[in-house]
Notes:
The RNA shown here (transfer RNA) has 72 nucleotides and comes from a Candidatus Staskawiczbacteria bacterium. NCBI's taxonomy places the organism under Bacteria, Bacteria candidate phyla, Candidatus Staskawicziibacteriota. It matches the Rfam family "tRNA".

RNA sequence: GGGCCCAUAGCUCAAUGGUAGAGCAUUCGUCUUAUACACGACAGGUUGGGGGUUCGAAUCCCUCUGGGCCCA
Numbered sequence: 001g002g003g004c005c006c007a008u009a010g011c012u013c014a015a016u017g018g019u020a021g022a023g024c025a026u027u028c029g030u031c032u033u034a035u036a037c038a039c040g041a042c043a044g045g046u047u048g049g050g051g052g053u054u055c056g057a058a059u060c061c062c063u064c065u066g067g068g069c070c071c072a
Base pairs, nucleotide, nucleotide: 001071002070003069004068005067006066007065010024011023012022013021018055027041028040029039030038048064049063050062051061052060
């Protein structure tokens, strides 16, 4: 220098262009003398930044940033 892939909750990951979800963790509750385990509930997101297409974008297009892999 060229090509490809990835970026979504604190962590690991889902999500046919049509209400952004799960598991674990945190918090609270039940249980226990108490803790842990177990069970239940709540909360937690500018879907990496910007722009475009569309009635509607995490998803499609462009660009930037960061990370990974391959070639030179």